[in-house]
This is a predicted structure of a 125-nucleotide RNA (SAM riboswitch aptamer (S box leader)) from an Anaerolineales bacterium. Of the family's consensus pairs, 91% are formed in the model. Rfam family: SAM riboswitch aptamer (S box leader). Rfam links the family to the GO term regulation of gene expression. It was read from a public genome assembly, where an Rfam model found it. The source organism's lineage runs through Bacteria, Bacillati, Chloroflexota, Anaerolineae and Anaerolineales. Its mean pLDDT, the model's own confidence on a scale to 100, is 83.

RNA sequence: CUCUUAUCCAGAGAAGCUGAGGGACCGACCCUUUGAAGCUUCGGCAACCAAACCAUUACAUGAGUUAAGGUGCCAAAUUCGGCAAAUAGGAAUGACACAAGUCAUUCAUAUCUGGAAGAUGAGAG
Numbered sequence: 001c002u003c004u005u006a007u008c009c010a011g012a013g014a015a016g017c018u019g020a021g022g023g024a025c026c027g028a029c030c031c032u033u034u035g036a037a038g039c040u041u042c043g044g045c046a047a048c049c050a051a052a053c054c055a056u057u058a059c060a061u062g063a064g065u066u067a068a069g070g071u072g073c074c075a076a077a078u079u080c081g082g083c084a085a086a087u088a089g090g091a092a093u094g095a096c097a098c099a100a101g102u103c104a105u106u107c108a109u110a111u112c113u114g115g116a117a118g119a120u121g122a123g124a125g
Stems, first nucleotide, its partner, number of pairs: 001125008013042005021031003025082004043074003048070002051066003054062003078117001083114002086111003090107007
């Protein structure tokens, strides 16, 4: 780097060095000199892998328990949206009726579903 697979509305920050950016990309919207990102130290969250225990006779499985190991994470739902479908009301245009109105197309919005992309774990190449 590529592929497979699981998860992503929960949770968890202080100090020091340093000094202007950061939230992957694009748009929006945010955070930030009351200190961004990065590095270091300490702390914490969680339970993906490993381990121990427990339950189900064993292989194995788990809406279980623990947290001293390997990762990961510690603003906002992966910050929201991006592509597509459905539904709802709205707007514009056109057709019919030329009165109320009906139908079609398009556009944006909201809700919801699926997908894409991304991140992380585990496995493989």